[in-house]
Parts: sequence; C1' cells; structure tokens
RNA sequence: GGGGAAUUGGCUCAGUUGGCUAGAGCAUCUGCCUUGCACGCAGGGGGUCGCGGGUUCGAGUCCCGCAUUCUCCA
Repeated sequence: GGGGAAUUGGCUCAGUUGGCUAGAGCAUCUGCCUUGCACGCAGGGGGUCGCGGGUUCGAGUCCCGCAUUCUCCA
C1' cells in the first nucleotide's frame, strides 16, 4: 500500500427481503422472601445503533467518506 470482517445500554451479543414505540443474557438499582446473607421471584433505570453525509414517506438495516480494532496479501 491492497483485500476482507467487526463497531448496537457497563460487558457479551441478536436484530437477515427498510416499516409502528430498538431487544436478550449478565451486571446494576428497588421491592418481596430470610434472623441475616446467598439463591429465587417481581419490577425499574440505562442506547440518539463508531463519526459525518446521501437515498427514501420511512434507515440499526441501502449507498459514499472517515475513524478504531482484528485478519489475509505484498
């Protein structure tokens, strides 16, 4: 220098022909349970989907550029 992959709550990830309000597990907080803790049960908070543009009535999803990480080639 060239090719490919990834980027979504604190962490690990799903979201696959564009369509109402963006999800799960773990973690965290509150309550119940217990003499107390843990386990268990119920509920809550937390995201402008890496950044910037474009297409569209509508974008996490399609297109372009950039950034970071991983990987292959030279």
Record summary
This is a predicted structure of a 74-nucleotide RNA (transfer RNA) from an uncultured Erysipelotrichaceae bacterium. The sequence was found in a public genome assembly. It matches the Rfam family "tRNA". Gene Ontology term of the family: triplet codon-amino acid adaptor activity. It is annotated as a transfer RNA. The coordinates come from a structure-prediction model, not an experiment, and the mean pLDDT is 80.